A computed fold for a 1493-nucleotide RNA from an uncultured prokaryote, annotated as small-subunit ribosomal RNA. It matches the Rfam family "Bacterial small subunit ribosomal RNA". Gene Ontology terms of the family: ribosome and structural constituent of ribosome. The sequence is in RNAcentral, with records from ENA.
RNA sequence: AACGAACGCUAGCGGCAUGCCUAACACAUGCAAGUCGAACGCGAAAGGAGACUUCGGUCUCUGAGUAAAGUGGCGCACGGGUGAGUAACACGUGGAUAAUCUACCCGAUGAUCCGGGAUAACAUUUCGAAAGGGAUGCUAAUAUACCGGAUAAGCCCACGAUGUCUUCGGACAAUGUGGGAAAAGGUGGGGACCUUCGGGCCUACCGUCAUCGGAUGAGUCCGCGGCCCAUUAGCUAGUUGGUGGGGUAAUGGCCUACCAAGGCUUCGAUGGGUAGCUGGUCUGAGAGGAUGAUCAGCCACACUGGAACUGAGACACGGUCCAGACUCCUACGGGAGGCAGCAGUGGGGAAUUUUGCGCAAUGGGCGAAAGCCUGACGCAGCCAUGCCGCGUGUGUGAAGAAGGCUUUCGGGUUGUAAAGCUCUGUCAGUGGGGAAGAAACUAUCGUCGGAUAAUAACCGGCGGUACUGACGGUACCCACAAAGGAAGCACCGGCUAACUCCGUGCCAGCAGCCGCGGUAAUACGGAGGGUGCAAGCGUUGUUCGGAAUUACUGGGCGUAAAGCGCGUGUAGGCGGUUUGGUAAGUCGGAUGUGAAAGCCCUCGGCUCAACCGGGGAAGUGCAUUCGAAACUGCCAGACUUGAGUACCGGAGAGGGAAGGGGAAUUCCCGGUGUAGAGGUGAAAUUCGUAGAUAUCGGGAGGAACACCGGCGGCGAAGGCGCCUUCCUGGACGGAUACUGACGCUGAGACGCGAAAGCGUGGGGAGCAAACAGGAUUAGAUACCCUGGUAGUCCACGCCGUAAACGAUGGAUGCUAGGUGUUGGGGGUAUUAAACCCUUCAGUGCCGUAGCUAACGCAUUAAGUUGACCGCCUGGGGAGUACGGUCGCAAGAUUAAAACUCAAAGGAAUUGACGGGGGCCCGCACAAGCGGUGGAGUAUGUGGUUUAAUUCGAUGCAACGCGAAGAACCUUACCUGGUCUUGACAUCCCGAAAAAGCCCUAGAAAUAGGGAAGUGCUCUUUGAGAGAAUUUGGUGACAGGUGCUGCAUGGCUGUCGUCAGCUCGUGUCGUGAGAUGUUGGGUUAAGUCCCGCAACGAGCGCAACCCUCGCCAUUAGUUGCCAGCAUUAAGUUGGGCACUCUAAUGGGACUGCCGGUGUCAAACCGGAGGAAGGCGGGGAUGACGUCAAGUCCUCAUGGCCUUUAUGACCAGGGCUACACACGUGCUACAAUGGCCGGUACAAAGGGUUGCAAUGCCGCGAGGUGGAGCUAAUCCCAAAAAGCCGGUCUCAGUUCGGAUUGGAGUCUGCAACUCGACUCCAUGAAGUUGGAAUCGCUAGUAAUCGUGGAUCAGCAUGCCACGGUGAAUAUGUUCCCGGGCCUUGUACACACCGCCCGUCACACCACGGGAGUUGGUUGUACCAGAAGCGGUUGAGCUAACCUUCGGAUAUUCGAAGGGAGGCAGGCGCCGAAGGUAUGAUCAAUGAUUGGGGUG
Repeated sequence: AACGAACGCUAGCGGCAUGCCUAACACAUGCAAGUCGAACGCGAAAGGAGACUUCGGUCUCUGAGUAAAGUGGCGCACGGGUGAGUAACACGUGGAUAAUCUACCCGAUGAUCCGGGAUAACAUUUCGAAAGGGAUGCUAAUAUACCGGAUAAGCCCACGAUGUCUUCGGACAAUGUGGGAAAAGGUGGGGACCUUCGGGCCUACCGUCAUCGGAUGAGUCCGCGGCCCAUUAGCUAGUUGGUGGGGUAAUGGCCUACCAAGGCUUCGAUGGGUAGCUGGUCUGAGAGGAUGAUCAGCCACACUGGAACUGAGACACGGUCCAGACUCCUACGGGAGGCAGCAGUGGGGAAUUUUGCGCAAUGGGCGAAAGCCUGACGCAGCCAUGCCGCGUGUGUGAAGAAGGCUUUCGGGUUGUAAAGCUCUGUCAGUGGGGAAGAAACUAUCGUCGGAUAAUAACCGGCGGUACUGACGGUACCCACAAAGGAAGCACCGGCUAACUCCGUGCCAGCAGCCGCGGUAAUACGGAGGGUGCAAGCGUUGUUCGGAAUUACUGGGCGUAAAGCGCGUGUAGGCGGUUUGGUAAGUCGGAUGUGAAAGCCCUCGGCUCAACCGGGGAAGUGCAUUCGAAACUGCCAGACUUGAGUACCGGAGAGGGAAGGGGAAUUCCCGGUGUAGAGGUGAAAUUCGUAGAUAUCGGGAGGAACACCGGCGGCGAAGGCGCCUUCCUGGACGGAUACUGACGCUGAGACGCGAAAGCGUGGGGAGCAAACAGGAUUAGAUACCCUGGUAGUCCACGCCGUAAACGAUGGAUGCUAGGUGUUGGGGGUAUUAAACCCUUCAGUGCCGUAGCUAACGCAUUAAGUUGACCGCCUGGGGAGUACGGUCGCAAGAUUAAAACUCAAAGGAAUUGACGGGGGCCCGCACAAGCGGUGGAGUAUGUGGUUUAAUUCGAUGCAACGCGAAGAACCUUACCUGGUCUUGACAUCCCGAAAAAGCCCUAGAAAUAGGGAAGUGCUCUUUGAGAGAAUUUGGUGACAGGUGCUGCAUGGCUGUCGUCAGCUCGUGUCGUGAGAUGUUGGGUUAAGUCCCGCAACGAGCGCAACCCUCGCCAUUAGUUGCCAGCAUUAAGUUGGGCACUCUAAUGGGACUGCCGGUGUCAAACCGGAGGAAGGCGGGGAUGACGUCAAGUCCUCAUGGCCUUUAUGACCAGGGCUACACACGUGCUACAAUGGCCGGUACAAAGGGUUGCAAUGCCGCGAGGUGGAGCUAAUCCCAAAAAGCCGGUCUCAGUUCGGAUUGGAGUCUGCAACUCGACUCCAUGAAGUUGGAAUCGCUAGUAAUCGUGGAUCAGCAUGCCACGGUGAAUAUGUUCCCGGGCCUUGUACACACCGCCCGUCACACCACGGGAGUUGGUUGUACCAGAAGCGGUUGAGCUAACCUUCGGAUAUUCGAAGGGAGGCAGGCGCCGAAGGUAUGAUCAAUGAUUGGGGUG
């Protein structure tokens, strides 16, 4: 795009068209083929009228020569239906018929004479239920039925002879002789003549016969064309041909007898499956593909099978006979029937209409005609089944109405849409008018002509009149009223035009493909809105297209599917140069045909269109004919370049056979010799004191041939490797001669063909499947070891496969080069070998053009040219099943389908990963120091417990984390008691200042009561107004530490302070992408340098910032004090040099020197310098990753809650405790503990505070309060250290847990549950298993100090200084990371992917003892109807013959003959039967694999 469609929803009108695709299933009922009286005989009735009547009826006329049936003629073979069969001369196309027929029709010619015998109807009778028959008799005064005779222009046959043509078979024409075959009459009119008054006769028309011709139709034959299967390869006895005969309209094995042995087939016979064919139709740019409804041509069929009859034509849809199945009737004896005609019914089915009207038109049959018949046809009816047309209104209309939906609450949208106002009147409705289709025939009138004796009748032409409409009062026209009666369907994630809300929550569902749905679904369902089409819209089905996805046009085969393992070669296909001929192919012209319709163009008719009509074009084809001769073919001739032969030469693991050789392994014998050998990662099994291994000598046997040896050689491939001999194939080089296209490829076919395997017989040293043992391992039916059998070897015979690979078929020509190597030739040169130049043939590497999806290939093509062969067509199922062929078997070969998936695959790209590689870094390891893990305790977590033990954090990157501090509070949890506009915010109304105080109840919240008391601003001075605050009330709302961190913002962690992450332009690539960013160096660094198709740039690095270290300047109080004075004291005067403070600067940059390095970057060393190569530390965290963490900081979408999940209060809990883990503290002691003395910091904090001196207390602390809002006063003592003493290795003078007692402090309150002090107690613990952490210098370790939080509470956290080490040879390894590279079947990215068994469920398939059915072959039995044959003693009107009677010619009888018939016989022969095969399908216990989950 299309449809003979169906289904769902919906539906106003009209025109045109279509309408059982299924059961060629079965059919009730009606109709669908009759007609002619001008071929013929017979011939009613009802009714009406009249007459008569005995009133019962009878007769006449009419009805009416009508109806009905019959004889006869023509028709019934057309028209209409269907597509079962048919793969065929059935169809299409073009021919042939010299091998034929043709009723009716047309033209022409000639005839139409004389006779005869029957029969139906009818009557009588009879059989039968019926259907239907039988018998007798009559009849057409003998019918256009039937029969005999006559005649014969022409016709047919035989013979003779002539001409023309010819396909050489024959045909045609004219002709001579002989023979043969015809007929029917009817109607109208009529002057003469005749008449039985019918007519004869004449004439016209119709009919009949014969012949010729035409037209139409039909038969037969031939060329070519159009389906599938080779898992159908051979078929055929009337088969193929001939002769004779028969048969037909006609050729022919069409049939028959005989003779011969042929015929068809890989260019697909035979068999099987499917199918009516065509014009056309649908699609497509075309070529094609699919299809064969309606219309048209042909064919076939008519319940199934068979058969003939009649006829011009049938083997006959509405005829006959027989058989069968089915249905119906029946009196059971027997009969009837055939809708695949039109309607209609049942059934089947997803599905297909009225038991309509009419012959008015067109067409057909009959008829002289009127006319009759016609379910052909014309119309109407039903169905949106399709195509086409029209309408469902038009204009105006913003308050952008209401309502709906949505919202960021502002609005947006529906939407000029509606309403309103205005206009119009198509369709539908009502009323009125109203066609065309109709013109013929015929009748009649007129006129002209023909024929005729004719002015009659008849025939023909022209003109007039008359008659005829199913549709249908339809089309069309007019009027009327009225916007009134007339819109749906699908879709809205992408493809694909169209988006939001709600509901749902991997449910319900959607889905053409991809895929949606697991709580914010543009994808499900609904709604609003939108998009598309529109009286339709969707869905399903089918066909073509897209699909170059079967590739003729127009594809491929190295790696995606695809080159046979290799050769020889048959058929076939293709084929070098040249000359002549030919004309099959080819090209051109002409002629015929290519039906109509359709398609296309054009013109016209319905208002348009669909539709219809006229004309044209086209129809690529076929046939005939004329021409051309380039190319192909064919014939003839020539040529040498393709191919081949001869000669010479060298190379070679080419093949076959025979013989020979040495090294090595093993075994045997002997000698020497002694304890191990062997084997492995390490071992063991194993061998060995019965003497191994080792070593020497001798022997046996089998297999393989070191070095040379080489991307060297040879061969078609498989493959071939010691030496010699024999036989033998091929290739190559050289130079001449010869043949003259002899060539290439190659379906089948034939041969060769590694290893393994098989058969028979040998052989067997080593090696070695199976097997055994030892190891390894979780296991180890393996890898390793010790043994070891087939086999490996030989001969003969099979097998026929391999990643048989260059994954690349063979052959030919052409198309840049460079560089190796093998064999041969030439040149130059040489003593020779080399070297060099060149040329053939091989064999490698690199590379241009070109090709390729890319990788790559590239004169050895995967480039290019034309020719040949093989092969491919998504993955799986499956190279499987079945069948065939081969094989001893194993198996090979050929080779499907069901079912299932939406992929499978190739090449390349970016990542990620690797028990891949290279380079490099990091307290990563190593080297060290100190810890953790063991003890006690603190703290966090898990778990458990509980009314609650609130919640979160969970590998690194949770666990002294949120929490910089849970007794109440905090607090979110639990129990109990309370509140409901609320503890908190805003708005409204009313009242009152507020806060505070007292009493009662209560655990408190709270409730009740009481006293006291009115401030601020304005003011009109009022009992006013306002602000703030409190309180009472109403509702909007508040509130939520409720859920979702996987809806989010923000913030944070982590990789990681790792050196990376990107962009613009350019270039390369089909593209993803690459390049830059890689490479060589270097760096802490993508830091820098060099190089480079890259050049630049950005975020990161570094630097800029802070701090510490040196100096300077400025400034000196609360800081400092060198010198002067002074004091107990920088206390004071004085000073600001120093320290210090805190602001600004300087300083360091590989700047300088040397070396190394690429004249580089840089590195190494040095100088100077406070500091040296980033000077130390901090802040600073790229693109991104982890759906990392946090809704309980905050913010926030959505959801949930609202007398509760909100709020208040008291008490409890977060502090529990068999246990486990993390992080700390204190220790285990002598580098120590204790006691005494004594020295040196930094950085902080302090008015709700820090608090000195003093006094009291052993102490915590108390008392008291100077000073200090701080460089001033205070906290404040620094501690380790140093000096001196003591302890002396012990569970201690170590260690301090635990517990008892007594206190202090904070606080409303230390019971659950604080810290501290004193006295007493004095636990574990003696350096910590596996494992594991931190640290590279002012670091680790160790020592103390301060701060935040805080009423109080610090072993935690943050900060500060004091003392102050050890080690690093290095990068093999562990962990993490960076760069380059490599492999990948991974991309959720190795925590990936993924294989097979087993278990379960489902599905389709194969095997299967069989069973059942369909189709079909062969052989035989049987044999209906029927045709023809034969017989026919029976029967028999016409013709012949005999006889008799009467005789113009007829009548009768009995025979005979001819002919015919019944019957009999035999041939063929359908259904049926028997036997045996083939094939297809269904089914089958069970079994096998396969697919999906």